RNA sequence: UAGAGUUUGAUCCUGGCUCAGGAUGAACGUUGGCGGCGUGCCUUAAGCAUGCAAAUCAAGGGGUCCCGAUCGCAAGAUCGUGGAUACCGGUGGACGGGUGAGUAAUGCGUGGGAAUCUACCUCGAAGUUGGACAUAUCCCCUCGAAAGAGGGGGUAAUUUCCAAUGUGAACGUAAGUUCAAAGCCGCAAGGCGCUUUGAGAUGAGCCCGCGUCCUAUCAGCUAGUUGGUGAGGUAAAAGCUCACCAAGGCGACGACGGGUAGCUGGACUGAGAGGUCGGCCAGCCACAAUGGGACUGCGACACGGCCCAUACACCUACGGGUGGCAGCAACUGGGAAUAUUCGACAAUGGGCGAAAGCCUGAUCGAGCGACGCCGCGUGGAGGAUGAAGGCCCUCGGGUUGUAAACUCCUUUUAUCAAGGAAGAUUAUGACGGUACUUGAUGAAUAAGCACUUGCUAACUACGUGCCAGAAGCCUCGGUAAUGCGUAGAGUGCAAACGUUAUCCGGAUUUAUUGGGCGUAAAGAGUUGCGUAGGCUGUUUAGCGCAUUUUGUUUGAAAUUCUCUGACUUAAUUGGAGAUUUGGACAAAAUAUGGCUAAACUUGAUGGUAUGGGAGGGUGCUGGAACCGAUGGUGUAGCAGUGAAAUGCGUUGAUAUCAUCGGGAACACCAAAGGCGUAGGCAGGCACCUAACAUACUCAUGACGCUGAGGCACGAAAGCUGGGGGAGCGAAACAGAUUAGAGACCUGUGUAGUCCCAGCCGUAAACUAUCUCUGCUAGAUAGCCGAAAUUUAUUUUGGCUGUCGCAGCUAACGCGUUAAGCAGAGCGCCUGGGGAGUACGAGCGCAAGCUUAAAACUCAAAGGAAUUGACGGGGACCCGCACAAGCAGUGGAGCGUGUUGUUCAAUUCGAUACGAAACGAAAAACCUCACCAGGGUUUGACAUGUACCUGCAAGCGCACGGAAACGUGUGACCUUCGAGGGUGGUACACAGAUGCUGCAUGGCUGUCGUCAGCUCGUGGCGUGAGCUGUUCCAUUAAGUUGGGAAACGAGCGCAACCCUCAUCGUAUGUUAAAUAAUUCAUGCGAAACAGCCCCGAUUCGUCGGGGAGGAAGGCGAGGAUGACGUCAAGUCAGCACGGUUCUUACACCCUGGGCUACAAACACACUACAAUGGCGAAUAACAACGAGUUGCAAGUACGCAAGUACAAGCUAAUCUCUAAAAUUUCGCCUCAGUUCAGAUUGGGGUCUGCAACUCGACCCCAUGAAGCCGGAAUUGCUAGUAAUCGCGGAUCAGCGUGCCGCGGUGAAUACGUUCUCGGGUCUUGUACACACCGCCCGUCAAGGCAGCAAAGUCAGGGGCGCCUGAAGUGCCAUUUAUGGUUCCAAGGCGAAACUGGCGAUGAAGCUUAAGUCGUAACAAGGUAACC
Repeated sequence: UAGAGUUUGAUCCUGGCUCAGGAUGAACGUUGGCGGCGUGCCUUAAGCAUGCAAAUCAAGGGGUCCCGAUCGCAAGAUCGUGGAUACCGGUGGACGGGUGAGUAAUGCGUGGGAAUCUACCUCGAAGUUGGACAUAUCCCCUCGAAAGAGGGGGUAAUUUCCAAUGUGAACGUAAGUUCAAAGCCGCAAGGCGCUUUGAGAUGAGCCCGCGUCCUAUCAGCUAGUUGGUGAGGUAAAAGCUCACCAAGGCGACGACGGGUAGCUGGACUGAGAGGUCGGCCAGCCACAAUGGGACUGCGACACGGCCCAUACACCUACGGGUGGCAGCAACUGGGAAUAUUCGACAAUGGGCGAAAGCCUGAUCGAGCGACGCCGCGUGGAGGAUGAAGGCCCUCGGGUUGUAAACUCCUUUUAUCAAGGAAGAUUAUGACGGUACUUGAUGAAUAAGCACUUGCUAACUACGUGCCAGAAGCCUCGGUAAUGCGUAGAGUGCAAACGUUAUCCGGAUUUAUUGGGCGUAAAGAGUUGCGUAGGCUGUUUAGCGCAUUUUGUUUGAAAUUCUCUGACUUAAUUGGAGAUUUGGACAAAAUAUGGCUAAACUUGAUGGUAUGGGAGGGUGCUGGAACCGAUGGUGUAGCAGUGAAAUGCGUUGAUAUCAUCGGGAACACCAAAGGCGUAGGCAGGCACCUAACAUACUCAUGACGCUGAGGCACGAAAGCUGGGGGAGCGAAACAGAUUAGAGACCUGUGUAGUCCCAGCCGUAAACUAUCUCUGCUAGAUAGCCGAAAUUUAUUUUGGCUGUCGCAGCUAACGCGUUAAGCAGAGCGCCUGGGGAGUACGAGCGCAAGCUUAAAACUCAAAGGAAUUGACGGGGACCCGCACAAGCAGUGGAGCGUGUUGUUCAAUUCGAUACGAAACGAAAAACCUCACCAGGGUUUGACAUGUACCUGCAAGCGCACGGAAACGUGUGACCUUCGAGGGUGGUACACAGAUGCUGCAUGGCUGUCGUCAGCUCGUGGCGUGAGCUGUUCCAUUAAGUUGGGAAACGAGCGCAACCCUCAUCGUAUGUUAAAUAAUUCAUGCGAAACAGCCCCGAUUCGUCGGGGAGGAAGGCGAGGAUGACGUCAAGUCAGCACGGUUCUUACACCCUGGGCUACAAACACACUACAAUGGCGAAUAACAACGAGUUGCAAGUACGCAAGUACAAGCUAAUCUCUAAAAUUUCGCCUCAGUUCAGAUUGGGGUCUGCAACUCGACCCCAUGAAGCCGGAAUUGCUAGUAAUCGCGGAUCAGCGUGCCGCGGUGAAUACGUUCUCGGGUCUUGUACACACCGCCCGUCAAGGCAGCAAAGUCAGGGGCGCCUGAAGUGCCAUUUAUGGUUCCAAGGCGAAACUGGCGAUGAAGCUUAAGUCGUAACAAGGUAACC
């Protein structure tokens, strides 16, 4: 020392990405009141107009000019603490100021050192004498546009020279030799100077140790290079320079090269260790347009000096000249971006001067900029009708909000006025009438910005509708967006707030503190040999190198921290202390490490003995199998596959026998076995050779471990040369398979596989586990040894396995053969992809290998485990699931529904199983939602308010009209007020079968009447989760029993409910003459594997048989549908959120439509006939139901549908009501028929306002297709299928549909391999929208960055040659010229390197819906992978 979001259905881990914090010389956007203190070209070391930034001394010098005084008529002369000044001379221009280009060490930091100089300053000592030659200014002349230059004449000094002196200094062993000086001011005293020298102080130069960025895809560099001798040179050491001699010097502890960079005190951040930075302030360095050079001087190789070259700019009379803001301002340019051509020397400091003073863009101040830090303000108190307005609303209200208004108060700030500092010492104040103080006025002059899905404090409405847009990450937006835009409200900060950029933090995500490497990234193929390096057993003695302690010195100031002062406070700043973790030196100590010396035996090695083994190499040799050849026997096939074909065979195969030849591999033994460092090693024998184990404890005496580079070895495939070649077998060919099949399968078959010699150097080279050493429970098995005895046991050493404690691990797992606990050394990792790729280099004959990036792109990629789902995985089980059967559908006609098409409309919905005789248990009108036309607008319907109406409304009649509707007219009661009602007007509102079933409720379908789905407590696991619910039996059943870390419970199962079958009992409307019975309606009983036998079984239970019983193994049927799934269905049954319409998407009416018709589908009906059809016979036998707007007997009429009259019945009473199949008799005789009945013509009945579109039925006539139905497919396991009729709901009428009822009444089930569906357990998984999943590669298209590339452009260096300015040195001489060395810039040349562009080429990444296949994930359909 704080964490959070994000990989998953969920979990743990690994791991990246992102966020919250702080900081800035910042910039941009919106906004902007004041003050203090700081700070301000980070980019082009780009270029610079203009002004200023270094002068001063007249007491060094000679002049000139002016002023004043005196004298003088004037000219002029003399004088002056007077002023100004070009020139000579002195000092200063080497400081101060700027910038960071260069520089990876000639630098800086830190600590040392010896071979040096130092103007001015301080303290000493000694001197300051005598002469001389020049020269500028000045005067004259010449040249030039100018800048300026030249010649002649003359002159001074603190300019220069000579001589003297020698305290002293230098040189020298000594003798000795050599070496100085300047004056000025002052009446004077004296002062300032000068020369030589000693010492100090200050400053500077030089040398050394240590530290100081990245890169090895830079590994070798170096000729003045390394050293010596001598000489030169410097203030001073030195290859600093030269001559000669030697051949050294540096480098893996990174030389040389490349890139980047001024260094430090410190600054930011961080818990710290660290990381990043070096702007302001301070120290050092370097530079002054670029490059070179020297001069002067104490000091420079000199920012505002000189010379030369180059580039640029300016002036020019074209001959020639001039310039250097990286000083302060300013300007141009560049850029996202950085200020005034300000004031003053008042202060501090600097230069000159004796001083006054002069100069000073150093400095002090002011100006501009919210650029930063700090402080202050924009008002305070009261104030509820909780005003208005805004926003929201469940319409009640809430919120803005004490906020405002209003009342009272204050005046920081502001404006005005007055006073007015400190900074200064005796004087002098730019700042500045500034700070500050006082007074007056008046809430007056002063608030914004960002955010509001989570992280992250703060939510609503409207708009938008994967659009517009947002976004730091995850992500948001496809009609109810707290995520976009706006508004209201809120949150945060506040004269600022956000965004962008960069750094540190979080990030233990480079891990010293403080990580890892079995499977997540990561142990090199083996370390066999071994170098450097690192580490290293026991004892003794010595040293005192590391180390430890103490002391001294250094670590500049500022900064930081603590304390304490000054500005009203703070920022800021003064003082004191601490810190400065570091370096150097001295002394002491000796545990540990080190070094030296001596020893030891346990590590290591050797020896002797014994032993086992596919260890390696060479040679010899064996049998089986196979192929081939020859010969024999023998005949039509063989071979091959899922099935085939290609192939072989009548020229005789296959089969079989005999002989010969060939190559490769070694059955059994054989194993979880053995050996080897790894790769790897297998018939037998011999020879050569290596390692290991055990026993002895004999020898040496730490000889050891690891090991970067290096050497060696290294499967298979491949390569080169030469052999060999039986079998197998890439490529290739052929046959199949297939949509295709460049594959899997089949038939041939080359390289190869084998041997020799040489390369290659890689593998999932794996135990995915580096080597060595020590320690930490055991059990068991195998192999090789040894010892002891009691001779079949025990003990012990080594190796190879399995399980397992502690411990470890994310888990899986590991566990004395560690992945445990420790130590030593090496190698390797740091998100996925790009990529083990490009480029470069090394190796290789090649193939290729080793080393090894970046741009770009994604927010994941990954490990282990969990729950599901899935599998052309496994095991078990069930179901009319298959099988076994029966009857069908699919073919025909018709009915109904659907699609499609058509139409003014053919309303809408349902549309895999689980839509399609479904919603619809009844479309002629109505229904009705659709279409055409006509009409109404507070409305057909509901509630309310206000006003009007005393007419009416309603009803009847008449007229118009298709109707709705409109117009007209008639009649009533009354208490004559009002009320109710009605109508009208206006307003709220009504209304909608309009939309959204993906906003919903409710209801329903489906898996499925399948046996499952969960919970509490406990236990296990870090956790998701598991256990229970698994297992063994059993069941229709998670049904029951046993066992078991589980014990219990809930929803489901079962049962309770209804119906049927038997009996009992009670009752008796109807029926019956009466009773019983039947029957009906209630209530109850009965069945439980209960009893017996046999068999199985641990018990439970199961199987077989029997008795009894109406019924026997859940007796039959129904109702009953767990947790959930399908965004399943329904807004058109109803309800309901939102949304849309409101003279219409509402309402009324007439007519039409839903009934259309090339076609397709679904479900039914009727048939195709003789198990039949037709006719006749009152020959039989039911049940469930319905009925007063009804069922209707019966009688009459009609061929009939039906009609007329009409009894009975509100129903066990009456009616519907005839049951039909069946039975008996007759006809038909296999035919499109006496089958079948469609279609059509004619005539009728019934219902109903109304049967045209469009009803049902009856009669006569007509008499279509159809002779049992392709692929495919449905139902059914018993009173079932099949077949036969009957009733009901809806309903005026209409049934082949639906819901019920009874009659007749079968066949079959071996069984669970297969199909479908389901359940349980297990296994694999890269799936989780869950296999209708996921996902790979080519091709086609767009975009992006990189690679190669003919070439082209540019750059920084090195090398060779040529030319060579200025200048120093050297030489020479005619003494102001020449020669020469070195050398800047320049030119030419060859080569290398770096970067930009580049037609084209080959890869990569990326982009909702392109093409082709389906490689991977399940046994992924040929296991996958290296």
Small-subunit ribosomal RNA from an uncultured bacterium, 1426 nucleotides, folded computationally.
Rfam family: Bacterial small subunit ribosomal RNA.
The prediction has a mean pLDDT of 84.